[in-house]
Predicted 3D model of a 1514-nucleotide RNA (small-subunit ribosomal RNA) from a metagenome. The sequence is in RNAcentral, with records from SILVA. Model confidence (mean pLDDT): 83 of 100. Rfam family: Bacterial small subunit ribosomal RNA.
RNA sequence: AGAGUUUGAUCCUGGCUCAGAACGAACGCUGGCGGCGUGCCUAAUACAUGCAAGUCGUACGAGAACGCCCGCAGGGGCUAGUAAAGUGGCGUACGGGUGAGUAACACGUGGGUAAUCUCCCCCAAGGUUAGGGAUAACACCGUGAAAACGGUGCUAAUACCAAAUAAGCUCACGGCGUCUUCGGAUGCUGGGAGAAAAGGGGACCUCUUCUUGAAAGUUCCCGCCAUGGGAUGAGCCCGCGCACCAUUAGCUAGUUGGUGAGGUAACGGCCCACCAGGGCUACGAUGGUUAGCUGGUCUGAGAGGAUGAUCAGCCACACUGGGACUGACACACGGCCCAGACUCCUACGGGAGGCAGCAGUAGGGAAUAUUGCGCAAUGGGGGAAACCCUGACGCAGCAACGCCGCGUGGGUGAAGAAGGCCUUCGGGUUGUAAAUCCCUGUCUGGAGGAAAGAAAUGGAAAGUGGAAUAAUACCCAUUUUUCUUGACGGUACCUCCGAAGGAAGCACCGGCUAACUCCGUGCCAGCAGCCGCGGUAAUACGGAGGGUGCCAGCGUUGUUCGGAAUCACUGGGCGUAAAGCGCGUGCAGGCUGCUUAUCAGGUCAGGUGUGAAAGCCCCCGGCUCAACCGAGGAAGCGCACUUGAAACCGGUAAGCUAGAGUACGGGAGAGGAAAGCGGAAUCCCUAGUGUAGAGGUGAAAUUCGUAGAGAUUAGGGGGAACACCAGUGGCGAAGGCGGCUUUCUGGACCGAUACUGACGCUGAGACGCGAAAGCGUGGGUAGCAAACAGGAUUAGAUACCCUGGUAGUCCACGCUGUAAACGAUGAGUGCUAGGUGUAGGGGGUAUUGACCCCUCCUGUGCCGCAGCUAACGCAUUAAGCACUCCGCCUGGGGAGUACGGUCGCAAGAUUAAAACUCAAAGGAAUUGACGGGGGCCCGCACAAGCGGUGGAGCAUGUGGUUUGAUUCGAUGCAACGCGAAGAACCUUACCCAGGUUUGACAUCCCGCGACAACCGUGGAAACACGGCCUUCUCCUAACGGAGACGCGGAGACAGGUGCUGCAUGGCUGUCGUCAGCUCGUGUCGUGAGAUGUUGGGUUAAGUCCCGCAACGAGCGCAACCCCUGUUUGUAAUUGCCAACGGUUCGGCCGGGCACUUUACGAAGACCACCGGAGUUAAUGCCGGGGGAAGGUGGGGAUGACGUCAAGUCCUCAUGGCCUUUAUAUCUGGGGCUACACACGUGCUACAAUGGCCGGUACAAAGGGUUGCGAAACCGCGAGGUGGAGCCAAUCUCAAAAAGCCGGUCCAAGUUCGGAUUGGAGUCUGUAACUCGACUCCAUGAAGCCGGAAUCGCUAGUAAUCGCGGAUCAGCGUGCCGCGGUGAAUACGUUCCCGGGCCUUGUACACACCGCCCGUCACACCAUGGGAGUCGGUUGGACCAGAAAUCGUUGGGCUAACGCAAGAGGCAGGCGAUGAAGGUCUGGCUGGUGACUGGGGUGAAGUCGUAACAAGGUA
Repeated sequence: AGAGUUUGAUCCUGGCUCAGAACGAACGCUGGCGGCGUGCCUAAUACAUGCAAGUCGUACGAGAACGCCCGCAGGGGCUAGUAAAGUGGCGUACGGGUGAGUAACACGUGGGUAAUCUCCCCCAAGGUUAGGGAUAACACCGUGAAAACGGUGCUAAUACCAAAUAAGCUCACGGCGUCUUCGGAUGCUGGGAGAAAAGGGGACCUCUUCUUGAAAGUUCCCGCCAUGGGAUGAGCCCGCGCACCAUUAGCUAGUUGGUGAGGUAACGGCCCACCAGGGCUACGAUGGUUAGCUGGUCUGAGAGGAUGAUCAGCCACACUGGGACUGACACACGGCCCAGACUCCUACGGGAGGCAGCAGUAGGGAAUAUUGCGCAAUGGGGGAAACCCUGACGCAGCAACGCCGCGUGGGUGAAGAAGGCCUUCGGGUUGUAAAUCCCUGUCUGGAGGAAAGAAAUGGAAAGUGGAAUAAUACCCAUUUUUCUUGACGGUACCUCCGAAGGAAGCACCGGCUAACUCCGUGCCAGCAGCCGCGGUAAUACGGAGGGUGCCAGCGUUGUUCGGAAUCACUGGGCGUAAAGCGCGUGCAGGCUGCUUAUCAGGUCAGGUGUGAAAGCCCCCGGCUCAACCGAGGAAGCGCACUUGAAACCGGUAAGCUAGAGUACGGGAGAGGAAAGCGGAAUCCCUAGUGUAGAGGUGAAAUUCGUAGAGAUUAGGGGGAACACCAGUGGCGAAGGCGGCUUUCUGGACCGAUACUGACGCUGAGACGCGAAAGCGUGGGUAGCAAACAGGAUUAGAUACCCUGGUAGUCCACGCUGUAAACGAUGAGUGCUAGGUGUAGGGGGUAUUGACCCCUCCUGUGCCGCAGCUAACGCAUUAAGCACUCCGCCUGGGGAGUACGGUCGCAAGAUUAAAACUCAAAGGAAUUGACGGGGGCCCGCACAAGCGGUGGAGCAUGUGGUUUGAUUCGAUGCAACGCGAAGAACCUUACCCAGGUUUGACAUCCCGCGACAACCGUGGAAACACGGCCUUCUCCUAACGGAGACGCGGAGACAGGUGCUGCAUGGCUGUCGUCAGCUCGUGUCGUGAGAUGUUGGGUUAAGUCCCGCAACGAGCGCAACCCCUGUUUGUAAUUGCCAACGGUUCGGCCGGGCACUUUACGAAGACCACCGGAGUUAAUGCCGGGGGAAGGUGGGGAUGACGUCAAGUCCUCAUGGCCUUUAUAUCUGGGGCUACACACGUGCUACAAUGGCCGGUACAAAGGGUUGCGAAACCGCGAGGUGGAGCCAAUCUCAAAAAGCCGGUCCAAGUUCGGAUUGGAGUCUGUAACUCGACUCCAUGAAGCCGGAAUCGCUAGUAAUCGCGGAUCAGCGUGCCGCGGUGAAUACGUUCCCGGGCCUUGUACACACCGCCCGUCACACCAUGGGAGUCGGUUGGACCAGAAAUCGUUGGGCUAACGCAAGAGGCAGGCGAUGAAGGUCUGGCUGGUGACUGGGGUGAAGUCGUAACAAGGUA
C1' cells in the first nucleotide's frame, strides 16, 4: 500500500466482499510448565447457610457458670471482677457493591461563594464552679405461640436538668478606619442583652486534716466547654463543552419578576400572601427515544470514529414507592416508620425478612470462579495502651480468558532402508526425516538445603533531654542493646540423582491468498467471506498422500475501528451515472469596493495558574529476560488570568467613486390587461339549378341520399382560430406570447452629461406567478374530440383504421400547483485565442441619398484553440480558471409508497420512512449480431420460361404402430433410394432354443502328441461319446534339443457392434467457391479498440486503380494441375487406309503412317490491336478487326479465419466407466422383408409429338481368367448345349436407344396403362416357404395430367433416349459414369429466400429461435389497513388519604425549675402538605385480530405482447 465482483471486452460511477488490528468474549478440536493480569456484558431476577462493624472496664452500675481445690454437710476459695447483657462515648454517612434511574450544572473544564458549613486532627489563647431529679441493667408480678411488651420496686455515670461565671463569641444601637463588584465585607471601640462545661487514670506527701497510709492538695496524662486561625471534606452558583428524532413547533400558572413574611449552614419561588404580565423557543424551547459521566481504552498516517470491563475521580441507587429521626455530615446497603409486591414462621390473634458486601444456590443465558487461608504486610474503626474487629486488603484455589517467557532435544547419519502416496513403470516424494552412533540436561519427577517480604508497636535494661515539683519518683520525648510477630510456605531460589526418557496440535491449499496430486461421489451428498464449485476424468464436496501458515495453541462466530476519499474539516460531487427547487420578490442569516484615523472582540506573541494519580511516549532501574513493577522527565495541542502587537477580520468616526441606482434624449419588440373591428375557411339554415349517387378505406362497411344528397349559385346565422408575412427572428423571470385599431401598463437596450455615495450579492422560512388536464358556479358550443355507440381488422381487438358522438376545448369568477415545468446545466461577479451569421441601437469613412466597408454596446445561433470531461461533449451564452450564497445527492428494488402532519370540494399535492430482498442497478464509448432501419451489390433468389413433385399404381427410405425380435445410428435447410457399392443362410450387431468357459482370436509357461482324414451312435446343427489310423520340419556329438502345428492343464489375460461423439483423434456435412479472415511496424484513443480493410471508380472476386497516417505482409480470390475445344512436332500396334498391289470383297492381306485415332510434348488468348465514353492518368467497360476460341472459352479438382458442444466410440484409433460360466463365443431357426396409417425420394403411366409390328442407321465410356464367353445347335422365351478367342486399341459383354422408312390403331379406361392374381418355367445358390431375379401363357386394378403448396434448370443446359460400372453366387426403378437427340426464356431487381460491403438504432452478446412486461393460479416471507381486544407509559379532573413534618388546640397525663400560677414535655383532637389506591376522561406507544391491500422471492405454469430495431400505432 491494496484486491475480488456489473461487461463479449473497455473506461467511469457505484454498492457488496476480503486481506489488518483489537476483545471482560463464546463455541469446536487440541493441550507440557511458569510469571503477571483478568473473570455474570444476560434477570437492578429470587435467595438457603456462614461471614462482611464494631470497640472502649482509664465513663457507669451490676455481675455468673462449667471446671478445679478445701470441706462431713451447709458452705468457702480459685475460675474472675472474666464471659454474656445493660447505661454511656466514639464509630456505624468511611471502606465494599451495582449502573436501575438520570440528557441534568449529572459529568468534564475554568471560575465564584463579599451567600456557607466542617466531627476527628494541628496551632494560639481562655475556662472546667456548685447543685438536682430520674432511669436501664437487676428483683418481683403479669400478657403473648413467638416477636415482644406492661406494671411495681432499687441504683450509677463523661446519661439528663436548672443555676453561677463570660476574656472572647452572638444580637440590636452609636462612633472611628480599611477595602469594595457599591450590594456590602472587615478591623477597632462604647454601653446594653444572650448563651458553656464532665469527669477519668497514674504518681507524690512540701503545705492542711486524720496519721501504716489516705483525704484535701500538688503534679502529669487523657477528656470536657467557649473562641480565633489552619488543614481536610462538603454544600450552593456561573461561563463553556457533552446523544438522536422536526413524521415532536410552539411551551409555561409558582409560571417570569417585584414587595413582605417564613425556611435553610447558606443565595434563591425553596415555600406562602399580595401585585405586575411576564419567561423560554428555529443558535431548536416543549415532547419522545436512548444513555451513568470522565481520566482513559481500541482503531486510525492524522483528522476522526467507536467505546466507558478491570484501575482511578465524580454521580446515582440499595426489594418498589413515600417519609422523616439521629447526627459534624444521611433522608442513611448490613438504621427507623408507613404503603405495596414477594418469601418465611404462626397456636390464625399476630410476627419476621431484604447478598447491586465476600463466598455460595436456583433461575436466565453462548457465557463468567472457592460456601478457601490470614490479619504476617498496607489501610480503616475503637481504645491511654496491650489489644479487639476488618470477605477492605494480603494470599492461595479454579479457568490457555489474555499478555509474556521456556520446553517438547542437539549433532551425526544415503543402502537415499522399510512402509505410505504418486507414476509416463524409468522413477519421484515423504527424506537426514527414521533407524544407527556421539552428546546435552531447560521443564516435569525424586532427594537435600533454603531466603527476602519484619519495620514497628510493646516488654526489659541503660543513656540523654523536657516540663513541673520539695524531689535524682511519676510523666513525656528520644538513643542504644535485647526479647517477641509470616497467611503465602518449606514457597521462590540453589545443589544432587535420573533419563531423550513424560510433553504437538489446529486451520488452510480454485482466485483474492502462501500451499497439488490420487481416490470416492455424480446438481446427489455437500462447500461457500465475495466471485462461485458439484449434472462421471471436481487442485472448490468427502478421504488419503504431500504441501503452506501459525504454534500450546489453532480455527469459527460475534462486536469495534481500518481499508471506505463509501457523509469528503483535512478530503467528494450534481448536462447524460444518485443529485439544480418550475420561476420570481424578499425578512432573518451568510458574504461584501477604495482611503484615513481609532478601539482591541476575533487574531498573534510573552508570562502566570491549572490541566489529579495511573495510563501513552522518552530515559534509568528491579524481578535471570520479557510481560509486570519502581523512579525521573516530557507531553497533555484545553481553560482562566495577565502584559503587549495592530497587518488582516470585526466595531466606531470621517471621506472617495470604479459596484449599484436616479434624472435627460432616442428607437425596437407575438411583454401584460381591457374594449372595439376585420376577412378567409368549416358547419348550419333558406331559396334556386340539378340527378344518383356521395362519403370513407389497404380493401370495405357502418353513415348520408329519390322525403332529392353530394356538386353548384345567392342570401343569412353562429362560434372558434388568425393562412401568407414567419426567420435556430423578437419579447418575457418562468409558464408562455402571433389578424387589425385604441386606452392603460411592466421591463430591457443605446447615447451623452449631471447627481446619490456601497445604497450591493445571495437568500432557509414566507409571499406571489405558474402549460395542459381536472374541479365548482354561471354562460357559450362552429370545428375538434376522452368516455360511449356502431362498422371494420383480428385467433381475440374493451386498440391502431372508419362513421358518429358527450364531457372538455371558448368566456367570467374561484380552486388545483403539477409536467421530459429541459439547456435534463441555480443565481451573482471577475478573468481566459479567434472565425462566421443574425436582431436592436450608436460611431467612423463615403455619398445628393440609400448601400458597401471599418468599429463599439446589448441579445441570439453555428464552428473552433487552450483548458476541462469517464467518454460523449462544453468551450467569452463554459461543463475552463476563481470567489460568494442557496438548493440537492450518498447502491438497486421495496417507494416517491405506508403511517403521521399540512394544503385541497374532490382528484390529489407536499413532507417522507421501515421491514424484507438482490450483488448488482447504472453512464459513456467499443466490437459484433439483429431490425417488419437506410444505401450499394450479388445468387435459378424472384421474374420470364421448360419440365416435374403433391393426385394413381408400384419400388425404396422414414415416422408410427405391431412384435419374442421387428438390431443400431442419421432428424429443418445440412435425416428420410442416408451409413447400406446390394439382409434368403452368412452378413447380423436383434429374438428364441441348444452348447462352450484361458475361451472363435494374440502373447507367455507346463505336459502329451503330428495335425488331419475316415467310420459308428445321439443330435436340427454346434458338439459330445466311441472306434480306426498313426507317416511333420530343422540341428545333432544320435542322447537329446529347438520350432511350427494340434490336444490337455494353471493363471496372467483374451473378448465386447456394451455406455459416453457433451472426455477425444481422425474423417465428414454446412454456411460457401461466399469474398472474406488476419498479422508486423507506425499513428490515434486513458482503454476496449480504431486505422490499414473506410472513401471515389471497377470487378466473378479485399480483382485492380486513384485518393488517404499509414506502410508492408500472410491465409483466402485468381493463376499454376486435369479433361475438353484449334493448330503443330514426334511415334505407329491391336488403331487408320490417301496412293500402289492382291483379295474369298471383310483394312482381309502385302504395304504405308498421309488422314482419323491413340499417346507424349509444343503453340495459342494477353483487353495484345483500332474506335468510343470514362478523370488528360490507371483499371475496367462498350463496339469492332483478326481468330478454332474474346473478355476467368466450357467443365473438374481445389473449400481461408471460423460457426453449428453439427455427424460418427457401429469403419478405424482412443481416455474413462461397465461386463468376465457373460454384455464373450459357437450353432440351428426366426427377425431386420410385419401393416390401420403418415411423410420423403423415385419408377411407370394416364397416351396419337403416342402404342404396336416390320425394316434400317449412328455412340461414348467401361468390364472381363473361381472371368467375359463368339460361331453353331436346342427352346416361343428366360435359358441350355457348346466351347473358338481373349489377361484384351487384337477376343468378348455388345443389341445402342430415341431417330429414319413403311404399316396398323382412331379417342375408347382403348391395341393406353401395366398393378394384382392364377398357372407353367429358367438361372444362381447346401437351401428361393417366410424372403431372389427373370421368362412364357392367362388375368388386366388404379390412373384421362393431379388442391393448398412445392422442386430442378440459363446451353450442348433443361427435357428426352439408351449404354456401362462398382458392390455382387444371385438380386436395384437406387448410386456412380457415358454418350445420342436437343430446346424455351431472362423486361428487370419492386417483392420472397440466402449472402457481401457501408451506415444507423439497440435495454441483444447463449447475440431476435434474443431480451422482456403485467394480470391470474400455487408456495413462502416481511409489512400497511382493520370491528376490536390486551398491555406499557404519561397528562387532566375528582374521591379518599398511611407514615411523617409543620401549624393549631386545650378539658388528659407529667420527676428536675418554681411559693404558686405556670413554663416545658408526652399523649390526644383538628387542619395543611402528602405516597400507594380508586372513579372518570385524554395523549403517546407496543402486542394481537376475522377479513383485507399492495410488496418481495420462488423450479416450473396460464393469458396475451406493452417495452428494447421505425419493436411492427416512434